[in-house]
RNA sequence: GCAGAGUAGGUCUUCAUGCGUUAAGUGCCCUUCGGACAGAGAGUUGCCGGCGGGACGAAAAGCGCUUCGCGCUUGCGGUAUGGGGACCGCAUCUCGCUGC
Numbered sequence: 001g002c003a004g005a006g007u008a009g010g011u012c013u014u015c016a017u018g019c020g021u022u023a024a025g026u027g028c029c030c031u032u033c034g035g036a037c038a039g040a041g042a043g044u045u046g047c048c049g050g051c052g053g054g055a056c057g058a059a060a061a062g063c064g065c066u067u068c069g070c071g072c073u074u075g076c077g078g079u080a081u082g083g084g085g086a087c088c089g090c091a092u093c094u095c096g097c098u099g100c
Base pairs, nucleotide, nucleotide: 001100002099003098004097009088010087011086012085013084014083015082016081017080018079019077020076021075028054029053030052032050033049034048035047039095040094041093042092060074061073062072063071064070065069
C1' cells in the first nucleotide's frame, strides 16, 4: 500500500406466550431529558429510549354458560415480549487485528 474479519443495532420471515378490539398500542409532528454506536480513542445534523403536547386513525364474527357479565374459537392490529432463520450493519476520523 491492497484485501478482509468483527459490535450494538436494523429489516423481513416463522413459532410461542400475551395485550387491545369499550382503541391502548403501532406509525407521524413538536418539545425536553437520557443512552448506545466493532479491540482502543473521538463521535454527528444520523440511531434508540423516557416525560409532556399535537394531528390522524381501526374489524369484527361465531359458540357456550351459572347472562348487568364471563369463557372459548376464528379473525383483525404497520400490537408487546421471547426463541429460530435470512439479509444488512462500526455515519465518519485515527490507531489496532488477520492475510498478501
Record summary
A computed fold for a 100-nucleotide RNA from uncultured Eisenbergiella sp., annotated as THF (Tetrahydrofolate) riboswitch aptamer. The source organism's lineage runs through Bacteria, Bacillati, Clostridia, Lachnospirales and Eisenbergiella. The coordinates come from a structure-prediction model, not an experiment, and the mean pLDDT is 78. The RNAcentral record of the sequence draws on MGnify. Its Rfam family is "THF (Tetrahydrofolate) riboswitch aptamer". A reference for the family is Ames et al. (2010), "A eubacterial riboswitch class that senses the coenzyme tetrahydrofolate", Chem Biol.